A computed fold for a 1478-nucleotide RNA from an uncultured bacterium, annotated as small-subunit ribosomal RNA. The coordinates come from a structure-prediction model, not an experiment, and the mean pLDDT is 84.
[in-house]
RNA sequence: AGAGUUUGAUCAUGGCUCAGAUUGAACGCUGGCGGCAUGCCUUACACAUGCAAGUCGAACGGCAGCGGGGGCUUCGGCCUGCCGGCGAGUGGCGAACGGGUGAGUAAUGCAUCGGAACGUGCCCAAGUCGUGGGGGAUAACGUAUCGAAAGGUACGCUAAUACCGCAUACGUCCUGAGGGAGAAAGCGGGGGAUCUUCGGACCUCGCGCGAUUGGAGCGGCCGAUGUCGGAUUAGCUAGUUGGUGAGGUAAAGGCUCACCAAGGCGACGAUCUGUAGCGGGUCUGAGAGGAUGAUCCGCCACACUGGGACUGAGACACGGCCCAGACUCCUACGGGAGGCAGCAGUGGGGAAUUUUGGACAAUGGGGGCAACCCUGAUCCAGCCAUGCCGCGUGAGUGAAGAAGGCCUUCGGGUUGUAAAGCUCUUUCGGCCGGGAAGAAAUCGCGCAGGUUAAUACCCUGUGUGGAUGACGGUACCGGAAUAAGAAGCACCGGCUAACUACGUGCCAGCAGCCGCGGUAAUACGUAGGGUGCGAGCGUUAAUCGGAAUUACUGGGCGUAAAGCGUGCGCAGGCGGUUUUGUAAGACAGGCGUGAAAUCCCCGGGCUCAACCUGGGAACUGCGCUUGUGACUGCAAGGCUAGAGUACGGCAGAGGGGGGUGGAAUUCCACGUGUAGCAGUGAAAUGCGUAGAUAUUCGGAGGAACACCAGUGGCGAAGGCGGCUCACUGGCUCGAUACUGACGCUGAGGUGCGAAAGCGUGGGGAGCAAACAGGAUUAGAUACCCUGGUAGUCCACGCCGUAAACGAUGAAUGCCAGACGUCGGCAAGCAUGCUUGUCGGUGUCACACCUAACGGAUUAAGCAUUCCGCCUGGGGAGUACGGCCGCAAGGUUAAAACUCAAAGGAAUUGACGGGGGCCCGCACAAGCGGUGGAGCAUGUGGUUUAAUUCGAAGCAACGCGCAGAACCUUACCAACCCUUGACAUGGCGGUCGCGGCCUCAGAGAUGAGGCUUUCAGUUCGGCUGGACCGCACACAGGUGCUGCAUGGCUGUCGUCAGCUCGUGUCGUGAGAUGUUCGGUUAAGUCCGGCAACGAGCGCAACCCACACUUUCAGUUGCCAUCAUUCAGUUGGGCACUCUGGAAGAACUGCCGGUGAUAAGCCGGAGGAAGGUGUGGAUGACGUCAAGUCCUCAUGGCCCUUACGGGUUGGGCUACACACGUGCUACAAUGGUGGUGACAAUGGGUUAAUCCCCAAAAGCCAUCUCAGUUCGGAUUGGGGUCUGCAACUCGACUGCGUGAAGUCGGAAUCGCUAGUAAUCGCGGAUCAGCUUGCCGCGGUGAAUACGUUCCCGGGUCUUGUACACACCGCCCGUCACACCAUGGGAGCGGGUUCUGCCAGAAGUAGUUAGCCUAACCGCAAGGAGGGCGAUUACCACGGCAGGGUUCGUGACUGGGGUGAAGUCGUAACAAGGUAACGUA
Repeated sequence: AGAGUUUGAUCAUGGCUCAGAUUGAACGCUGGCGGCAUGCCUUACACAUGCAAGUCGAACGGCAGCGGGGGCUUCGGCCUGCCGGCGAGUGGCGAACGGGUGAGUAAUGCAUCGGAACGUGCCCAAGUCGUGGGGGAUAACGUAUCGAAAGGUACGCUAAUACCGCAUACGUCCUGAGGGAGAAAGCGGGGGAUCUUCGGACCUCGCGCGAUUGGAGCGGCCGAUGUCGGAUUAGCUAGUUGGUGAGGUAAAGGCUCACCAAGGCGACGAUCUGUAGCGGGUCUGAGAGGAUGAUCCGCCACACUGGGACUGAGACACGGCCCAGACUCCUACGGGAGGCAGCAGUGGGGAAUUUUGGACAAUGGGGGCAACCCUGAUCCAGCCAUGCCGCGUGAGUGAAGAAGGCCUUCGGGUUGUAAAGCUCUUUCGGCCGGGAAGAAAUCGCGCAGGUUAAUACCCUGUGUGGAUGACGGUACCGGAAUAAGAAGCACCGGCUAACUACGUGCCAGCAGCCGCGGUAAUACGUAGGGUGCGAGCGUUAAUCGGAAUUACUGGGCGUAAAGCGUGCGCAGGCGGUUUUGUAAGACAGGCGUGAAAUCCCCGGGCUCAACCUGGGAACUGCGCUUGUGACUGCAAGGCUAGAGUACGGCAGAGGGGGGUGGAAUUCCACGUGUAGCAGUGAAAUGCGUAGAUAUUCGGAGGAACACCAGUGGCGAAGGCGGCUCACUGGCUCGAUACUGACGCUGAGGUGCGAAAGCGUGGGGAGCAAACAGGAUUAGAUACCCUGGUAGUCCACGCCGUAAACGAUGAAUGCCAGACGUCGGCAAGCAUGCUUGUCGGUGUCACACCUAACGGAUUAAGCAUUCCGCCUGGGGAGUACGGCCGCAAGGUUAAAACUCAAAGGAAUUGACGGGGGCCCGCACAAGCGGUGGAGCAUGUGGUUUAAUUCGAAGCAACGCGCAGAACCUUACCAACCCUUGACAUGGCGGUCGCGGCCUCAGAGAUGAGGCUUUCAGUUCGGCUGGACCGCACACAGGUGCUGCAUGGCUGUCGUCAGCUCGUGUCGUGAGAUGUUCGGUUAAGUCCGGCAACGAGCGCAACCCACACUUUCAGUUGCCAUCAUUCAGUUGGGCACUCUGGAAGAACUGCCGGUGAUAAGCCGGAGGAAGGUGUGGAUGACGUCAAGUCCUCAUGGCCCUUACGGGUUGGGCUACACACGUGCUACAAUGGUGGUGACAAUGGGUUAAUCCCCAAAAGCCAUCUCAGUUCGGAUUGGGGUCUGCAACUCGACUGCGUGAAGUCGGAAUCGCUAGUAAUCGCGGAUCAGCUUGCCGCGGUGAAUACGUUCCCGGGUCUUGUACACACCGCCCGUCACACCAUGGGAGCGGGUUCUGCCAGAAGUAGUUAGCCUAACCGCAAGGAGGGCGAUUACCACGGCAGGGUUCGUGACUGGGGUGAAGUCGUAACAAGGUAACGUA
């Protein structure tokens, strides 16, 4: 730091996903040791049991229990507080700390910084001043008594540091400034003199007590700033806001009350609602941020739920009290008891969280003079891999690269120096032994100092001695022994490090995303191997990151999501120039604070580390203060460049209103006139003989304004168009004067706002939703036609939306140009032009911007200000709620669920019922066919035991098959063989082989006979060869997969294309070149051009034919000379011909044309003329085209069979359908006769011989008929091949003589020696041809031309296609599932209002009752208590609202699902251009 995923590919947009770090985690597999840390996140659910707050005898009366002493004793025991001590009690202090939890709380909280009107037990100050003298009770206890218990009641006794007066008052408090008020407690240690009731007094010391001052620490209160989401919560508030007075409190304050005023809060978010303890910090991040608030620290809140006060320095109190409620327990049913969110522990919940441990040794806390006691605070131990850190599971050597495993191309590779073996070490664990630190105080003793009258007591310091350890015989150390006891988990398609085999066969399964799996899966499962981490490893959950994907740092809005339809404008935000002042912001310095811990840096301590610890830095903050005066703000004063006003001109479909005009449509009326009109692709409905259409004239009525007219004008937008009248808004230009920032934007708000629509009333010619009819169609609720109502028009009122678009918010400034056009002004002169300038409106284009397209002074450039809006697609602009509307509906506006994309621009293709150009027997023009008949042949189908298999539009179908009677043959039936019909290897045997015969059998085969008898040799059953037998490796397979393949082939197509290098352009895919203008059969050539070249194709080179020359003349030829029946022979090689070699044709020449080119047209010459004709030759590629049955081959399958052999059958079947052919239907013919000239080729050789008859042609006859046409079918006879013609051959003679009289829709071939027609040859082959491959003979017609059909090429255009139109894709319906809205209602939570009610408690009142201390001689009083009552108030009850959650018959749409149904809406002009609104 990035990566994967939308596409055929590309760029950008955009979401989803991954790699990282982290956790109080959980789960799965696994697990050796130690250190440090953490450990109910869920039910603030309920709790058994034990413990968690006591202590003080130096406050007190005492003595239940224990120990001791003493006394008595009948030895049973009893007495004695006398001592150590001490239960219970009185009293003091503590219990408000410590410990737990996070329910509540969005502020009565917390954080930071300030403040004033407060309190304070213990502590501190050698602070200050005191501590005098009295009184009355009461518990314990005793007696009696009630109760099951808890617990009381009555009477009686007693003490205090308990309680109450009196005295005194430095200071304190109150005050009317005179005065007034208010305290205390003692206890212990020691002691010289003196006194004594022998207790002590007294002195002294210590502790305590009272008053008071100050401090420290702690606590209470107030303010400012900050502190989550929702506006589908917009208004809230009566003690409410303030004042005066009073009360109350420790203290300010509506804290409370009376009165007065009517305020207070709120868009800078009040109120309501949901959620939440807050901070230091923690996790993450480069940071800014985001998330979080376990453990540790600070604060707050709470303690079963709710309320309340008491005590106290402090509480409205976790282990206190009272009341109410729920729950649990005890009960004798009368009544009582309880509160683990303390430590353990239990149940429950849950994915999930520990021991009912030890000790007060240390640290700290409470009490105490102290010893000491208490302390689940704490320190330790236990459990758990929960986390972090450390260590180990051995080290060295060791190649026969062992065995085994796995793979294999069978050679080997790998596991792998890994193991074994040898040598060595011994951490950790186990055993034996030693063994700390944490402990020093308190205490004893000595010394010194203080205090004191004192050497005593006490205190302080110092020295010394001894005691004290839960952990724990732990850490650590030493010893002996042994490699001995100690490795797993995940992953291996890409992202992402790591690959093979087998199994499986869209199954089982995997999956974080993309996606794997349908018979060769590196993706499933297993194995081997590998990679990563390692006592752990994976998975899940969660947070941050990556994500610049909410963008402050740091994003966007023309087309990807996104500019409000458009103005005005309050608040708000921003704001020209200059001077002075100020100092709020800002900047700088200082001070205070920012707790500690954490993080960071430097040190130190545990062997290291984690961890612990010392110091520093930091804590980016807040406050106070001093300064500065540039900038912003504020205040005051100027300026004129922004803005505006006045004056004078100009242009304009700007607006509302009135008047008026002509053309046209329609209708009405009178004529003229006659059969049609209208309409369409074609028709029909419709109108018309009752007189239409047409035509003349007249009239009525409504709506709209041709030409002018223009990327012309005006308006904010919507929008505005005949002419004219008055009214009215705005722009703009010119020159001067004036005002003096008056400005820009604009959330809410408000005005305007096309069409359609709504309401009321008019109007209604044309047009025209709905509707009707006619067509079209498979259907046609459409497109087309004929009609036609709302509506369109007017007035008034609503609606408030549009693809309301420049898909581009408003304003300002700046930044090259050129050319149009509208309006104004100025100047110049040629007087209708030019130049300049201001304001509009357009086109092209530079810089620049943009993903690209494109934008470009009218910005989408460079900047500033303000507003609006966006954050993946679908669900959805939908639901609910609110607001608006008469309604239609509008506006605001979600979620569940679902997908991994959706979308933009551009690129290359393909396609189009898009366009341009061009070509082809493509059409057209012609000739002849097919389709009808019979037959042949192939195919489908059917049949069959089998009818073997393949080929399937063109490009399967006379195709594989250049030839199925057996064989072929792969199929079927039957009968046989099993190392096999065939190959290699081993062992044994025989010497083969071949020929002939017999028997059984359908044959294979089996049994037997006869005959013939191998080669080499080292002479060895030695070698080779052949045959037979045996056993095993193996053979064999026309079995499957052509979608695993090679090779070969078809096809587009002999179409003119397909590419590359370098350069250039583009972010890129790509483009350019290859496009363009000509031209060609051709990407053929020329010219031009950011291209220049090149390759595969084209052409040429190759073969054949045509001409000539030359060489060679036998088997060929014969002109001349002989000869013959005969080129027969001699002779010759001129000619023909044959076989070689060479030449010839190149638009070369001429004319025209073209651009002076390429070329084209015409001509000449020439055997041949513009590639001369025909072949061979087939670019990059397409069709998963064809072939595993030619061959080869991976994998799979069969192995007494899916292999091999034999006989027979089948491939030849036959209601039918199709393809390709043959023969015909006749006279351009048939038949008969006659009859010339061929070529290719074959025959083992051969120009000689043979196949060999050519057919056409000519002559005669037939005379239009199912015939002298036609020959199918069929009966006999025969020939040939062959082992064999039954299934199932071909030919032949005689007889028979079917259909058929030129073929519907449709369709095929052919452009010249071609079609047509005629025969001939060959391959295969025993035989078999109408097929195929060749050969020659005779020998035409037509082509205007490219509109159309088909195919192709090229350029261009559109595209939502890329499996590429046989594409893509929409909606209803049907089925299944999912979430959601409505819904008569039903149930719950919460909150508000009104009313009832009123426990405990506090306060007030008190006529009832009770009452020790003080006053009083007494009566009585003061004071107190109980009770009663009033106010406040919790629980509870009633009624009615708000809000929210759950549920609900039925119902609405939505989403997702396998190849369902119906259509074809969209994408191409998508076949009616699409879309938006109504």